[in-house]
The RNA shown here (transfer RNA) has 73 nucleotides and comes from Phycisphaera sp. NCBI's taxonomy places the organism under Bacteria, Pseudomonadati, Phycisphaerales, Phycisphaeraceae, Phycisphaera. The RNAcentral record of the sequence draws on ENA. It matches the Rfam family "tRNA". The family's RNA type in Rfam is transfer RNA. Model confidence (mean pLDDT): 82 of 100.
């Protein structure tokens, strides 16, 4: 250079073919205990890598940047 894969909460990651985003950990409050731990409930927390295009409507689908990681020359 050419391809192909991936980018969604703090961090591992789901979200199949478009109808608007969840888990598990962590963290913050209660219950809990004699203090704490285990456990139980309940909450914050993400303009989905950027930027345009399609659509009545995009994490999804088109283009191009910009990062990771592959394969090939």
């Nucleotide at each position: 250079g050419a391809c192909c894969u991936c980018g969604u909460a703090g961090c591992u990651c789901a979200g199949c073919c478009g109808g608007a985003a969840g888990a598990g950990c962590g963290u913050c409050g209660c219950c809990g205990u004699g203090c704490g731990a285990a456990g139980g409930c309940g909450g914050a927390g993400g303009c989905c890598g950027c930027a345009g295009g399609u659509u009545c409507g995009a994490u999804c689908c088109c283009u191009g940047c910009c990062g990771g990681g592959g394969u090939c020359u």